Background: Predicted 3D model of a 90-nucleotide RNA (Glycine riboswitch aptamer) from a Clostridiaceae bacterium. Taxonomically the source falls in Clostridiaceae (Bacteria, Bacillati, Clostridia, Eubacteriales).
RNA sequence: ACGAAUCUCUGGAGAGACCUUUUUGAAGGCGCCGAAGGGGCAAAUCCGAACAAGGAUGACACUCUCAGGCAAAAGGACAGAGCAGAACCC
Numbered sequence: 001a002c003g004a005a006u007c008u009c010u011g012g013a014g015a016g017a018c019c020u021u022u023u024u025g026a027a028g029g030c031g032c033c034g035a036a037g038g039g040g041c042a043a044a045u046c047c048g049a050a051c052a053a054g055g056a057u058g059a060c061a062c063u064c065u066c067a068g069g070c071a072a073a074a075g076g077a078c079a080g081a082g083c084a085g086a087a088c089c090c
Stems, first nucleotide, its partner, number of pairs: 007082005016030001018029004031070003037066001038064003044057004
C1' cells in the first nucleotide's frame, strides 16, 4: 500500500397464533414457505482417435425441501455504514 475473516449499527421477504390427543413433558395429523445451513445442475472446460457414446469439473436469489421456518420476539440470505486488519505484493 492493498484490503479477507470477525465484530458493531441500520434496513431486511415468504408461509396455519392450524387440528387432535395429553400425564402439560410431549406425541400424532393435514396444509404451506424459501433468504441460515445442506443437496441438484447450465454454459464452458477437460478426458475420450473423434464435433459420437460415456465420464470428470462446474454458479445462482434457479431448483429440492433433508435441516429450518409459518402472530410478536428471536432468527434471517443480502445490502449500506463503521471497526478491524489475514494472505499476496512492495